[in-house]
This record gives sequence, C1' cells and structure tokens, in this order.
RNA sequence: GGCCUGUACCGGACGGCCGCUCGCGGCGCAAGCCGCGGGAGGAAAGUCCGAACACAUGCUUUCGCAAGGAAGCAGCACGGUAGCGGGUAACGCCCGCCGGGAGAAAUCCUAGAGAUGAGAACAGAGACGAGUCUCCGCGCAAGCGGAGGGUGAAACGGCAAAAUUCUUACCUAUGUGCAAGGCCGUGCCCGUCGCAAGACGGGAGUGCCGCUCGAGGCCGGUGGCGACAUCGGUCCCAGAUAAAUGGCCGUCCAGUCCUUCGGGACAGACAGAAUUCGGCUUAUAGGUACAGCAGCAU
RNA sequence: GGGGGUGUGGUGAAGUGGUAUCACAAGGGUCUCCAAAACCCUUGUCGUGGGUUCGAUUCCUACCACCCCUG
Repeated sequence: GGCCUGUACCGGACGGCCGCUCGCGGCGCAAGCCGCGGGAGGAAAGUCCGAACACAUGCUUUCGCAAGGAAGCAGCACGGUAGCGGGUAACGCCCGCCGGGAGAAAUCCUAGAGAUGAGAACAGAGACGAGUCUCCGCGCAAGCGGAGGGUGAAACGGCAAAAUUCUUACCUAUGUGCAAGGCCGUGCCCGUCGCAAGACGGGAGUGCCGCUCGAGGCCGGUGGCGACAUCGGUCCCAGAUAAAUGGCCGUCCAGUCCUUCGGGACAGACAGAAUUCGGCUUAUAGGUACAGCAGCAU
Repeated sequence: GGGGGUGUGGUGAAGUGGUAUCACAAGGGUCUCCAAAACCCUUGUCGUGGGUUCGAUUCCUACCACCCCUG
C1' cells in the first nucleotide's frame, strides 16, 4: 500500500434571479406591502419496543352534610422480561464480564433462569429403556467387565430441542392514543326570540390552544474500563393543516457514456417532517478520518 | 396520522415439529360411434429472507403484499 474488521462522520459546494412558509419589527381602516431572521433526515421510513403528556375507568387514603375535590398505585387477573453486574426517565436498548458457536486473525453472532419433556422415516445388532453385532478377559453355565469397527443428525451418557405445561424472580393500576384532549370573548352553520340592530342555546371535517426551549445542541473540565454521570461556558436550530421547505441560470466538485483528446451529452444514493423524545430494524451511489488484523507485495 | 388483521395448487379451505391434504375448476388419459357421468393421472419456492432444530407450513425474527376500523 491493498484486502478484511471495527468505530465515528459527510452525503454535493458557492453565487445570482423569481417564488412558498413561519417568527419579529415597521407602515396601512383593511386586504396587504416592506425589512430582518429561521425553514427536512440520518434514516423524517417500518410502527417493532420504551417513555413523556392527555383523557377515561378501577381501587386505596383523605377533605366534605352532599355534589364533588385532592394525593397515590397496594393486591389480583391478563401480559411481558429472563447468565451475572451496571447505565438510563424507561426499555426487549446500551456497557462490562462469564458461558456457547463461527473465523487464520482483527472480530462477529447468541432470549443463556429452574423443572418436565423429543428424537419419525431410512441406515444400523441396538434410537431413549435399555440392549449385545464382533473381539478379548473371567466363569461349568446364566452372565459380568473391558475394547472396537460400521450405520446415523445423535450410540449409553451425553445433546444448551426458541414448541408445550408448570415454577421462580422482576416489571407497568388498566385502557385509549394529539383524529389524546381543551376553548367559544372572534369567523362559519343550525335553532329560538326579535321589525331590525342583535340576544340566547347548540354544532362541526372550521378557527384557536395543545405545537414546539427540549430527558436540547456544541465546546471544555472532572469521575468511571465503559455505557454514562456531573460542573462550567455558549447557542436558539421547521412548525405546515390539503399541507411551505421549490424552480431556473452560471462556476466548480465527484459519477456514467461518447470522443476527431480540443471537448460534448446525461445526470446527483436512499429518501422527505406532522405531539415530542430514547432505542431497534430496514433502505442508502459515493467519500473521509482513526484503530486493528492473518496471509501477500515493496 | 393512529390502531387491528390475513397470506397454503387456478379458487375456497384443513394441517401446532416427522412423506403437504380435501372439494371444485383446468389439462391429459381410460370408457364411447361421439359426448356426459364415472375412474385414473398432472398442476405447490406453503408471501420473501435469515435463525433455532437432525428435521420448520408449524417456533423466533426482519421485510413484502393485501384487507378492515378510526374525525
């Protein structure tokens, strides 16, 4: 250097013109206009787990004459998890160690508690309970002990049978999911009253709230093998609702094809927010950095 | 957006670890002068991939397709 393994990251760049959407400020009676700033992802995906949050229901305690309010989740059932220890808001996730398996190695895979429990057919003397095909030794014999080839996935003491049933320990009170749920002082619709202006009541696929500052990002210190924790500084980074995040041009960057080697043509991986987070899984052209490894080349 | 379910011949269904089965349909054959009926035969990546196991339609896991419910 290359192949391979692991970890982390990028996944077109810059400029111009015309738009879309949100926030703030200004102007305007209003419609709207102007200026400044923000505007998809590592998976936004699958919806497979876990949590936050909201509502309903149950139970317990408590306040209250009552209606009802407040705080909490003990037990049971169903269900889930399963080596040992740790991390976390929590997890079936992650980290460390042990055991089992794969590989030449780096390394990778692994639901791995206890009990019960299987092995059809074919081969084979014999297939889960024992039995005796061959040889040897002992024995009068029955038989006992030892060894062996062959068959087979498995051969007599084992196989980690992820099914089934039971047990043990631990976990969430149960259910539904932002289409949860809340609000009409305003726009729309309906009804009643009213001459009318309007008043009152109700409704929705409409409007508003929930709706984005969060278990948040980046940098550094300290503790820890590590997952991670903690302290300090700094930053504000999408909130649409039939659904914005786009289109065109130029220069460059990689890619494929053609070439008269001057250049020309095509085209930019997977994909795209919808209550929010933590994971897992799946898709992903190409590229970068670091660490490691058996054999090979120099 | 959220939730639930189903995939086995052409169609409809059985099959809960040990040779994939039934009915109808389709094609071929036997029978017949020809046809029908009857009888026989054929038609399966068990939706796809991976794992566990000696062995998977069945157990575990990931994906794919289709259907239903929900303001």
This is a predicted complex of two RNAs, RNase P RNA and transfer RNA, with 369 nucleotides together. It holds a member of the Rfam family "Bacterial RNase P class A". Rfam classes the family as a ribozyme.